The RNA shown here (transfer RNA) has 73 nucleotides and comes from Liparis tanakae. The sequence is in RNAcentral, with records from Rfam. It matches the Rfam family "tRNA". By type it is a transfer RNA. Rfam describes the family as follows. Transfer RNA (tRNA) molecules are approximately 80 nucleotides in length.
[in-house]
RNA sequence: GGUUACAUAGUGUAGUCGUCAACACGUCUGCUUUACACGCAGGAGGUCCUGGGUUAAAUCCCCAGUGGAACCA
Numbered sequence: 001g002g003u004u005a006c007a008u009a010g011u012g013u014a015g016u017c018g019u020c021a022a023c024a025c026g027u028c029u030g031c032u033u034u035a036c037a038c039g040c041a042g043g044a045g046g047u048c049c050u051g052g053g054u055u056a057a058a059u060c061c062c063c064a065g066u067g068g069a070a071c072c073a
Base pairs, nucleotide, nucleotide: 001072002071003070004069006067007066010025011024012023013022027043028042029041030040031039049065050064051063052062053061
C1' cells in the first nucleotide's frame, strides 16, 4: 500500500427496513438466611462508532471518515 470482516447497555453476544432494540453475566431493590452464598421476584442502565445519502420509515441498505483486527505484498 491492497483485500476482507467488524464497531449494539459495565462485559460478551443476538437482531430485523415496520413504529416499545433482545439474551447471558454483572449491577441495584425486595423475599429467603442468625449472616453470607445459592435461589426467587422486580428495577435501572443504550446518542445501536461519527457524518452524509436512499426510503413514507434505517441499528439494518449505500458513501466517506474514525478505531482496533486478520490476511496478502